Predicted 3D model of a 374-nucleotide RNA (Bacterial RNase P class A) from a Steroidobacteraceae bacterium.
């Protein structure tokens, strides 16, 4: 100098002027002071707080899935392990179980799941046969052909064909034998663990893939949501709330109370189903009811900033300082001037922690590779 990787930050600025809105002051008037969108306010995909309803058991359903830690919690984050990619900084991965069971694999191919023989290689055994040759002959020998066979090394198909390289071996071959590599099982060592090992022994290697297919294993999950919900309260209607409690028939008895026996088993709720439970006939007690409208919930919080301490880190703890939108048809804007690198995506609606997606231009830090110079 060039090419890249990762992390963090900013999100036009200044002035004037006219408005909008929360709060405070004010003679409650005029007005003055002060606060007034985001890193994603977005998607509503996860996890919580908060609110109401439910709170018993089983089945089912859904989610998560290497290990350790962080956190209120998480499907998030940090660190580590394994695999894939990259020269590298680094990036990506639903990454438990396929010697429990069931299932799936188009096309091609000989064969695709207790594999298979199309081309090819081999004629060692068996049968048939040809030329040559030896022999008086029976027959033998060399070379060759066909059948029956042997093989799985090479070719070919495929996403995938039952370890790889070499030597031996053989008719040709093959873990058939051996060496090394790989694989599996058991042990040892290191590590909290996932896992690792230039460690040891054994096994010629049997055990292929897919679980974001069913399934198995482990863990987690009640439902609805601020239009949640609480309070005040014009109007309208008559009910509303709390508690107790099933019902019917017969017998016994003068009647009642009590006792005994029998019948019956529906609807609604419990936001999938079943059991269970509650409510529905009736009795007792209490009193306002709750539409319009208003008030609260409603912004001081797993809060922000700075410093320090601990930790590799996510993060935790301590101290100091600060208050930073809160509407309810919905404010946060318009115009003018100047400057520059010429301004993107986009607008809060109960609140937080994440993830994902959108985004003009620029700044900072750490690191990698190549080239050149010293």
């Nucleotide at each position: 100098g060039g090419a890249g990787u990762c992390g963090g930050c900013c999100a036009g600025g200044c002035a004037g002027u006219c408005g909008c809105u929360g709060c405070g002051c004010g003679u409650c008037a005029a007005g003055c002071g002060u606060g007034g969108a985001g890193g994603a306010a977005a998607g509503u995909c996860c996890g919580g707080g908060c609110u109401c309803c439910g709170g018993g058991g089983g089945c089912g359903a859904g989610g998560u899935g290497c290990c350790a830690g962080g956190u209120a919690a998480c499907g998030c984050c940090u660190g580590g392990g394994g695999g894939a990619c990259g020269u590298g900084a680094g990036u990506c991965c639903a990454c438990g179980g396929a010697a429990a069971g069931u299932g799936c694999a188009a096309c091609a191919g000989a064969g695709a799941g207790c594999a298979g023989a199309c081309c090819g290689c081999c004629c060692a055994a068996g049968c048939a046969u040809g030329c040559g040759u030896c022999g008086c002959g029976a027959g033998g020998c060399u070379c060759g052909u066909g059948c029956c066979g042997g093989c799985a090394a090479g070719g070919g198909u495929g996403a995938a064909a039952g370890g790889g390289u070499g030597c031996g071996g053989u008719a040709a071959g093959a873990g058939c034998g051996c060496a090394c590599c790989g694989c599996g099982u058991c042990g040892g060592u290191g590590g909290c663990a996932a896992c690792a090992c230039g460690c040891g022994a054994c096994g010629g290697c049997a055990c292929g893939g897919c679980a974001a297919a069913c399934c198995c294993c482990a863990c987690c999950u009640g439902g609805a949501g601020c239009a949640a919900g609480a309070c005040c309260a014009a109007a309208u209607a008559g009910g509303g709330g709390a508690g107790c409690g099933a019902g019917c028939g017969g017998c016994u008895u003068u009647c009642g109370a009590g006792g005994c026996c029998g019948c019956g088993a529906c609807g609604u709720g419990u936001g999938g189903c079943c059991c269970g439970c509650a409510c529905g006939a009736g009795c007792u007690c209490c009193c306002g009811g709750g539409u319009a409208g208003g008030u609260c919930g409603c912004u001081a919080g797993a809060g922000a900033u700075g410093c320090g301490u601990g930790g590799u880190g996510a993060c935790a703890c301590g101290c100091a300082u600060c208050c930073c939108a809160g509407a309810g048809g919905a404010a946060u804007g318009g115009c003018u001037g100047c400057c520059c690198a010429a301004g993107a995506c986009a607008g809060a609606a109960c609140c937080c922690g994440g993830c994902u997606u959108a985004u003009c231009g620029g700044c900072c830090g750490a690191c990698u590779c190549c080239u050149u110079a010293u």
Source information:
Rfam family: Bacterial RNase P class A. Rfam classes the family as a ribozyme. Its mean pLDDT, the model's own confidence on a scale to 100, is 75. The organism belongs to Steroidobacteraceae, within Bacteria. It is recorded under the gene name rnpB. The sequence is in RNAcentral, with records from ENA.